RNA sequence: AGGGUGGGACGAUCUGCCGCGCCCUUUGUUUUUGGCUACGGCCUGGAACGAAGAGUGAGGAAAGUCCGGACAGGAAAGGGCACCCGACUGCGGAAAGCGCAGAAGGGAGUAAUCUUUUGAUAUCGUAACAGAAAACAACCGCUAAUUCAAUUAGCAAGGGUGAAAACGCGGGGUAAGAGCCCACGACUUGUUGCGGCGACGCACCAGGGGUACGAUAUCCGGGCCUGCAAGACCAAAUAUACUGACAGAUGAGGGCUGCCCGUCCGAUGUCAGGGGGUAGGUUGCGAAGAUAAAUGGCAGAUUUAAAAACAGAAACCGGCUUACGGCCCCACCAGACCU
Numbered sequence: 001a002g003g004g005u006g007g008g009a010c011g012a013u014c015u016g017c018c019g020c021g022c023c024c025u026u027u028g029u030u031u032u033u034g035g036c037u038a039c040g041g042c043c044u045g046g047a048a049c050g051a052a053g054a055g056u057g058a059g060g061a062a063a064g065u066c067c068g069g070a071c072a073g074g075a076a077a078g079g080g081c082a083c084c085c086g087a088c089u090g091c092g093g094a095a096a097g098c099g100c101a102g103a104a105g106g107g108a109g110u111a112a113u114c115u116u117u118u119g120a121u122a123u124c125g126u127a128a129c130a131g132a133a134a135a136c137a138a139c140c141g142c143u144a145a146u147u148c149a150a151u152u153a154g155c156a157a158g159g160g161u162g163a164a165a166a167c168g169c170g171g172g173g174u175a176a177g178a179g180c181c182c183a184c185g186a187c188u189u190g191u192u193g194c195g196g197c198g199a200c201g202c203a204c205c206a207g208g209g210g211u212a213c214g215a216u217a218u219c220c221g222g223g224c225c226u227g228c229a230a231g232a233c234c235a236a237a238u239a240u241a242c243u244g245a246c247a248g249a250u251g252a253g254g255g256c257u258g259c260c261c262g263u264c265c266g267a268u269g270u271c272a273g274g275g276g277g278u279a280g281g282u283u284g285c286g287a288a289g290a291u292a293a294a295u296g297g298c299a300g301a302u303u304u305a306a307a308a309a310c311a312g313a314a315a316c317c318g319g320c321u322u323a324c325g326g327c328c329c330c331a332c333c334a335g336a337c338c339u
Stems, first nucleotide, its partner, number of pairs: 003333006010326001012302007020057003024053009034043003059310001063321002066319004071227004083223004088102005103118006119219009139159002141155006167185002170182003187208004192203004231283004240275001242273006253265004
């Protein structure tokens, strides 16, 4: 210097012009509450629509809406069953299908490193094709007996099949063989000792030999339901529960017709008060903020090889996952060259 691995920071800046949302100040017009009045108006508070000025206005993921929370409403004495979720260890954390550090086994890489799996006990199931046999193994083969063939019996050492074949290797042993026996080793269970908070590791001793994958049950831990369109407050018009007053079978009121008469129907009608609910408004809601929804555009300069990637808050917070051009920093790895 280039390549790789892991982690972290960044995700352009400045100026000018134009434009948008929100808020504040000043101000104009319209309208309105209350007060005063000499009836001409004046003062005061508010609302709507403008104008000017100042301020402020998207992300590292605002995304997916996957997990958890807070908050809110509903349900609920307490407990259990059912159902759902979790699962090696320690620490952090409100919690999490969260983070950090670690344990044991498997896989990838020369390496740095990456990736994947995981509780305990019991019961049960499956292992296509091939193969004799997929866990109660005799096809070939080996051995023995009966005179050969053949039959019977023994054998998991060898061959063959298969993704997988009944611990490895040496010795003993045997008719031939075999953890059948022994030493060493691998795996696994347990005692003891040592180390570690722990998962676990190391040593020694004593046992064990049926390979892989899966399901179910029990034990252990956790879990009510719905989500800001949650929810809270104010509240028209119209209709109306309820209350009061008045009128009403000595006919209220209604239809035929706007009125009178007539005729038909026949028990409510009118006025006032008034609760709940709807439109609508406020709040929840923030030094962006919600309302069909603003946060932008152009030009120039600077850094740069090149301003070009993914992408736009929608109530809030912590995570996870996914997308992303480029630049910088730190640690580490391998090879080559130089000293």